[in-house]
Molecule: transfer RNA
Organism: Candidatus Roizmanbacteria bacterium
């Protein structure tokens, strides 16, 4: 410096119509007791503007990571 991907709970990962799942962490229940399990809760859209009735999603710019090439 050009191009290309990515940025959603501690972590990984879905989705134009209230933001899910797994994982982990919290209490609980079972059990003599651990561990499996069951039930429950906690924890979340990179920022700003656009398009739409309705944006986490689509568009533009920034910011940042990853990679590739010079």
């Nucleotide at each position: 410096u050009g191009c290309g991907g990515g940025g959603u709970a501690g972590u990984g990962u879905a989705c134009g119509g209230u933001a899910g799942c797994a994982c982990a962490g919290a209490a609980g229940g079972c059990u003599c007791a651990u561990a499996a399990u069951c039930u429950u809760c906690u924890a979340g859209a990179c920022u700003u503007g656009g398009u739409u009735c309705a944006a986490u999603u689509c568009c533009a710019a920034g910011c940042u990571c990853c990679g590739c090439a010079a």